[in-house]
RNA sequence: GUGUGUAAAAGCCAAACCUGUUGUGAGGCGGGGACGGAAAGUUACAGGUCUUGAUAGAUAACACUCAAGACGGCUGGGCCAUCACC
Numbered sequence: 001g002u003g004u005g006u007a008a009a010a011g012c013c014a015a016a017c018c019u020g021u022u023g024u025g026a027g028g029c030g031g032g033g034a035c036g037g038a039a040a041g042u043u044a045c046a047g048g049u050c051u052u053g054a055u056a057g058a059u060a061a062c063a064c065u066c067a068a069g070a071c072g073g074c075u076g077g078g079c080c081a082u083c084a085c086c
Base pairs, nucleotide, nucleotide: 003085004084005083012037013036017032018031019030020029021028022027035073041079042078043077045076046075047074048071049070050069051068052067053066054065
């Protein structure tokens, strides 16, 4: 440097739930807590899911469309990296 991730884990992350705070909301952040993770590091690029608002149509609502957002622990892609083995 390349490949692999069966077993292990030096170090790392932390679901649900509880709690404080923030946001109209999806959610975010802090603390507790561990279901799990080999990228559960990072990036909204493609798809997907979700939220808020709007035009038109419609009895109304949903859906579609448009706009602004959320999710990386939904899938794929990009970038970077730990450990072990070959």
Molecule: c-di-GMP-I riboswitch aptamer
Organism: Methylococcaceae bacterium